[in-house]
Molecule: Bacterial large signal recognition particle RNA
Organism: Candidatus Atribacteria bacterium
RNA sequence: CUGUGCUAGACGGGGAGGUAGCGGUGCCCUGUGACCCGCAAUCCGCUAUAGCGGGGUUGAAUCCCUGCCCGAGGCAUGCACCUGUAAGGACUGGCCCUGAUAAGUGAUGAGGAUGGCCGGGUCCUGCGCAACGGAAAUCCAUGAACCCUGUCAGGUCCGGAAGGAAGCAGCAGUAAGUGGACCAUUCCGUGUGCCGCAGGGAAGCCUGACCGGAGUUAACUGCCAGGUUACCGCUUAUAGCUGCCUGUCGGAGGCAGGUGCACAG
Numbered sequence: 001c002u003g004u005g006c007u008a009g010a011c012g013g014g015g016a017g018g019u020a021g022c023g024g025u026g027c028c029c030u031g032u033g034a035c036c037c038g039c040a041a042u043c044c045g046c047u048a049u050a051g052c053g054g055g056g057u058u059g060a061a062u063c064c065c066u067g068c069c070c071g072a073g074g075c076a077u078g079c080a081c082c083u084g085u086a087a088g089g090a091c092u093g094g095c096c097c098u099g100a101u102a103a104g105u106g107a108u109g110a111g112g113a114u115g116g117c118c119g120g121g122u123c124c125u126g127c128g129c130a131a132c133g134g135a136a137a138u139c140c141a142u143g144a145a146c147c148c149u150g151u152c153a154g155g156u157c158c159g160g161a162a163g164g165a166a167g168c169a170g171c172a173g174u175a176a177g178u179g180g181a182c183c184a185u186u187c188c189g190u191g192u193g194c195c196g197c198a199g200g201g202a203a204g205c206c207u208g209a210c211c212g213g214a215g216u217u218a219a220c221u222g223c224c225a226g227g228u229u230a231c232c233g234c235u236u237a238u239a240g241c242u243g244c245c246u247g248u249c250g251g252a253g254g255c256a257g258g259u260g261c262a263c264a265g
Stems, first nucleotide, its partner, number of pairs: 001265006009058003012030004020047005035055005064258006073249004078244003082240007093232002096227004101222001103221003106217003115211002118208005123200006129193002131190006138181005148173004156165003
């Protein structure tokens, strides 16, 4: 150096959690030849040599061991954005309301503002008038099978006859009632009235005449003050997603080095 056979080792690893601690089953990450069977979260099995029991494959190096580099991903603290929930109007602005102001806009004003003075209306009381509504009277129409009136055909009764009597229907009129009309009459009522008379009248509003000569108003914006409200912003607390800093653990991968035994040639 070559060949053959064996052994150590390997046949996933990591994170969180759990545990006195270490593994496993379970959850999560990686992504593979990452072996098979049994046990196992009310746990299963161990003791710093840290799964236990059984079986199988590979096997001295691309596969085993060590160190370094890189860093998928996880965990922890803190910070920031966003979202949700709760509270706050004795912090805080917006929205809303009230009062005041008069800078701007608007409206009105020299065919005359605010104001002053005189008068009147609106307002109240009393007395009337009209209107409206209702009732009564009045007028018209209608209105009684019989128990209203008049006239009573037919028929009935009395009578020898002459002539009388009662009286239905019809017709006319009327009572109670019904309907209509209201020119005119009476009574009652009323948040009806550019009505009348008398008296009253603090303020407000409207209006007429006179005086006087430039503002008046506060609808909108602005400014000030006060009030309410958890709707929005804001504050506080809490929960969650995402991102960042720091720390910690850290797979796969890369680089370098290291590491048996026996036999034969």